The part of an RNA shown here (small-subunit ribosomal RNA, central domain) has 346 nucleotides and comes from an uncultured bacterium. The prediction has a mean pLDDT of 86. The full RNA is in RNAcentral, with records from ENA and SILVA.

[in-house]
Context: one part of a larger RNA
C1' cells in the first nucleotide's frame, strides 16, 4: 500500500462552529472536459510472450510476429458524471399562530439547619466509639428558651420526568436572552451534508490578584487499632469548597457506540403539542424508556433512539512491554498539557 476494522478484543476527537476540500434533489435545452467507439500518428532496439529455425539437448542465439495495456491527433456518440443557462418544490431556510423548558446571563428575596456570639433557666457531666481515649466542661458545658451575626446548600414537589452541542442545568421572584416542537404551506428556491486546518466553549482539581469562610475538609497534630499502622475508625485542623477577574484544557469528558440522509415487523410506559369526538377512547409529530421480528454480532447483546440495510464526509486502529517515555517544536506564571518516536526485548 490493497483489504480489514474502532460497544466490550487495538481504534469515534470532550463537544460545537466552520475555512478550503470531498459529496450532492427533481425537469429541459446547449456544451461535449471525464466516459464509450472508430481512424490515422507515435510508442528505439534489448527483454517479456507466440511459431519457426541453429548449436548433438538446454541455457544461449537467430528469424518472423504479437504486444508494449500509454500518449498525441481526429472524426462521430450522449445515458451518465461535469460546466452553461432556464425552471421546479419534496431537501434547507423563512413567515405567521401556538406550546415547552432546573437551557444561559444578572439583580433581588425566602424558609429549614448547622455554626458562633449575647441573655435567660439549669447541675455535673457531656461527646465519642466494636470498645475506649484525646477533646470539652463548676471560670458553669451538654440540654431548653429568646435574641443577633454570618456563610453555604436548597428538604418536600421529584419521576423509569424536563433542558442544553458536550461539560452540565433544582427554593422562589423579575429584566435580558437562546433552542426545541406542534399546526400553517403565505415566501425564498438546492441556499444542502461532512468537515483538515482554524476558531469558540469545556466537570473536578490546580494556578496568579483581591475578596469571604458556616459547615465540610487534603496536608498536619493528637487519640485509638496493630507485631507495626505513614491507613481505615475518633477529637481537633490549614490549603481548598464560595464570589469577582484572568489562566489551566484535562476526565471511566461513557451511550466506553462520529455526523447527515434513506430504508427495514410489532408490544407496551411516558413527556410536550396538534386533530376528531361526548368525557372516555383513537389519529399523527417530536422526544424519554423498556420488551421483541428480520437481520446483524465470537457471544454478551443491539434490534426505527441500531452494533440491520445503503449512501456522503471526517476522526482513529495495526502484536505485548519499552510509552503516552524521551528528543524537537508549539502552549502555559507554573503544575502540566498537545504532537510523539527507537534501540532492547518477549
Nucleotide at each position: 500500500u490493497u483489504g480489514g476494522g474502532u460497544u466490550u478484543a487495538a481504534a469515534g476527537a470532550g463537544u460545537g462552529c466552520g475555512u478550503a476540500g470531498g459529496u450532492g434533489g427533481u425537469u429541459u435545452a446547449u456544451u461535449a472536459a471525464g466516459u464509450c467507439a472508430g481512424u490515422g500518428g507515435u510508442g528505439a532496439a534489448a527483454u517479456c510472450c507466440u511459431g519457426c529455425a541453429g548449436c548433438u539437448c538446454a541455457a544461449c542465439u537467430g528469424u518472423a510476429g504479437a504486444a508494449c495495456u500509454g500518449c498525441c491527433a481526429u472524426u462521430g456518440a450522449u445515458a451518465c458524471u461535469g460546466a452553461u443557462a432556464a425552471a421546479c418544490u419534496u431537501g434547507a431556510g423563512u413567515u405567521u399562530g401556538g406550546u415547552u423548558u432546573a437551557g444561559g446571563u444578572a439583580a433581588g428575596u425566602g424558609g429549614a439547619a448547622u455554626u458562633u456570639a449575647u441573655g435567660a433557666u439549669g447541675u455535673a457531666g457531656c461527646g465519642g466509639u466494636g470498645a475506649a481515649a484525646u477533646g470539652c466542661a463548676u471560670a458553669g458545658a451538654u440540654a431548653u428558651c429568646a435574641u443577633a451575626a454570618g456563610g453555604a446548600a436548597c428538604a418536600c414537589c421529584a419521576a423509569u420526568a424536563g433542558c442544553g452541542a458536550a461539560g452540565g442545568c433544582a427554593g422562589c421572584u423579575u429584566a435580558c436572552u437562546g433552542g426545541a416542537c406542534c399546526a400553517u404551506a403565505a415566501c425564498u428556491g438546492a441556499c444542502a451534508c461532512u468537515g483538515a486546518g482554524g476558531c469558540a466553549c469545556g466537570a473536578a482539581a490546580g494556578c496568579g490578584u483581591g475578596g469571604g469562610u458556616a459547615g465540610c475538609g487534603a496536608a498536619c497534630a493528637g487519640g485509638a487499632u496493630u507485631a507495626g499502622a505513614u491507613a481505615c475508625c475518633c477529637u481537633g485542623g490549614u490549603a481548598g469548597u464560595c464570589c469577582a477577574c484572568g489562566c489551566c484544557g484535562u476526565a471511566a469528558a461513557c451511550g466506553a457506540u462520529g455526523c447527515u440522509c434513506a430504508c427495514u415487523c410489532g408490544a407496551u410506559g411516558u413527556u410536550a403539542g396538534c386533530g376528531a369526538u361526548a368525557u372516555a377512547c383513537u389519529g399523527u409529530u417530536a422526544g424519554c424508556g423498556u420488551c421483541c421480528a428480520a437481520g446483524c454480532u465470537a457471544a454478551a447483546g443491539c434490534g426505527u433512539u441500531a452494533a440491520g440495510u445503503g449512501a456522503g464526509c471526517c476522526a482513529c486502529c495495526u502484536g505485548g512491554g519499552g510509552a503516552g517515555u524521551a528528543c524537537g517544536c508549539c502552549g502555559g506564571c507554573a503544575a502540566c498539557g498537545g504532537u510523539g518516536a527507537a534501540a532492547c526485548u518477549c
It matches the Rfam family "Bacterial small subunit ribosomal RNA".